RNAcentral holds the full RNA, with entries from SILVA. Predicted 3D model of a 348-nucleotide part of an RNA (small-subunit ribosomal RNA, central domain) from Botrylloides violaceus. Taxonomically the source falls in Botrylloides (Eukaryota, Eumetazoa, Tunicata, Stolidobranchia).
Context: one part of a larger RNA
RNA sequence: CUGGGCGUAAAGCGCUCGUAGGCGGUUUGUUAUGUUGGAUGUGAAAGUCCCAAGCUCAACUUGGGAAUGUCAUUCAAAACUGGCAGACUAGAGUCUGAUAGAGGGUAUGGGAAUUCCCCGUGUAGCGGUGAAAUGCAUAGAGAUGGGGAGGAACACCAGAAGCGAAGGCGAAUACCUGGAUCAAGACUGACGCUGAGGUAGCGAAAGCGUGGGGAGCGAACAGGAUUAGAUACCCUGGUAGUCCACGGUGUAAAUUAUGUCAACUAGUUGUCGGGACUUUUGUUUUCGGUGACGAAGCUAACGCGUUAAGUUGACCGCCUGGGAAGUACGGUCGCAAGAUUAAAACUC
Numbered sequence: 001c002u003g004g005g006c007g008u009a010a011a012g013c014g015c016u017c018g019u020a021g022g023c024g025g026u027u028u029g030u031u032a033u034g035u036u037g038g039a040u041g042u043g044a045a046a047g048u049c050c051c052a053a054g055c056u057c058a059a060c061u062u063g064g065g066a067a068u069g070u071c072a073u074u075c076a077a078a079a080c081u082g083g084c085a086g087a088c089u090a091g092a093g094u095c096u097g098a099u100a101g102a103g104g105g106u107a108u109g110g111g112a113a114u115u116c117c118c119c120g121u122g123u124a125g126c127g128g129u130g131a132a133a134u135g136c137a138u139a140g141a142g143a144u145g146g147g148g149a150g151g152a153a154c155a156c157c158a159g160a161a162g163c164g165a166a167g168g169c170g171a172a173u174a175c176c177u178g179g180a181u182c183a184a185g186a187c188u189g190a191c192g193c194u195g196a197g198g199u200a201g202c203g204a205a206a207g208c209g210u211g212g213g214g215a216g217c218g219a220a221c222a223g224g225a226u227u228a229g230a231u232a233c234c235c236u237g238g239u240a241g242u243c244c245a246c247g248g249u250g251u252a253a254a255u256u257a258u259g260u261c262a263a264c265u266a267g268u269u270g271u272c273g274g275g276a277c278u279u280u281u282g283u284u285u286u287c288g289g290u291g292a293c294g295a296a297g298c299u300a301a302c303g304c305g306u307u308a309a310g311u312u313g314a315c316c317g318c319c320u321g322g323g324a325a326g327u328a329c330g331g332u333c334g335c336a337a338g339a340u341u342a343a344a345a346c347u348c
Base pairs, nucleotide, nucleotide: 004319005318006317007302008301012316014202015201016200017198021194022193023192025088026087027086028085029084030083031082034080035077036076037075038074039073040072041071042069048066049065050064051063052062053061054060091191092188093187094186095185096183097182098181099180103177104176105175106174107173108172110154115149116148117147118146119145120144121143125136126135162169163168208247209246210245211244212243216242217241221237222236223235224234259315260314261313262312263311264310267293268292269291270290271289272288273287274286275285276284278282297304298303321348322347323346330341331340332339333338
């Protein structure tokens, strides 16, 4: 290189935007880059292949032919591809009118609960467990009534529900703001798809820097139990952290373990957001999501099945026995932790 693959066997980048590149709707004309055909030249000889001949055969040798190229020059063809010029509307987009939504950001004021503080009532226990103990409490705890402080999270609604590219997003109100869907028309006229690098960005949790904050929970740590031991599981405490602002990190079973886009291939049923038609609130139907079950088909099986893992096309990423190893070395990035790129010896 050819070939085979990537849900679970090795293998889809965590997600987007997008450069180069690759690929690209219908139609007319033109051109002749690719493409196709002819001619000429050249592609040394030997070798290779075919045919024939010569050594008794063969090897070997000789003769003839073929083959050998992204070849060069030239003449043609014009379907396809490309270029140029023009046209179109089915892709893509814009406008108008509606709709749903935990999509994002900022600010403001809320209610329940936990904890703490103060005051009242009140008396001997409370708490915790399998059972206990550490712990708290006559300096008045726990319980209960009233008042106050502070932080974090928003019960019910809540749903296989909704929104978002992914991570993710749940109390309320206001403001700022992104996207989506539907219905009719009107407009632009291929403006599209993918996307190496890359940048540019986003990216749970933990951990990091500076400054705040600190109710509850709670790595580490201390004590009490358990146990042969118990650096654990259980209990009483409890520091970082969890929260906020601004930086930095850039990883996860970042999972649908399933890249993005487009077309085509039975249905049934639930649900969310629109529309149409009927009709009186039910049925039929259509577009867009989200689930369950299943035709054909696929699959090693499990299963997937119009939200494909079916049938195809375009582009990217990735895989090539197990271990050593996602490690070493080097490079890049980072304050660090480390991340990223990424082997070999050896061994089975």